[in-house]
Transfer RNA from a Candidatus Pacearchaeota archaeon, 71 nucleotides, folded computationally.
Its Rfam family is "tRNA". By type it is a transfer RNA.

RNA sequence: GGGUGCAUAGUCCAAUGGUAGAAUGGCCGCCUCCAGAGCGGCAGAUGGGGGUUCGAUUCCCUCUGCGCCCA
Numbered sequence: 001g002g003g004u005g006c007a008u009a010g011u012c013c014a015a016u017g018g019u020a021g022a023a024u025g026g027c028c029g030c031c032u033c034c035a036g037a038g039c040g041g042c043a044g045a046u047g048g049g050g051g052u053u054c055g056a057u058u059c060c061c062u063c064u065g066c067g068c069c070c071a
Stems, first nucleotide, its partner, number of pairs: 001070007010024002013021001018054001026042005047063005
């Protein structure tokens, strides 16, 4: 330099173009003499910009970061 893939919650992963979920972690409560385990609840996320669409995590372009292949 050319090609290709990935980017979602603190972490690790889901999500046919139609309300973004789970696990774990965090906080609160129940339970307990206390703690842990267990049970219930709460908060927390789509890398930036543009385009297509009635509607975009999803499709297209570009930028940024990371990985892989070729040179």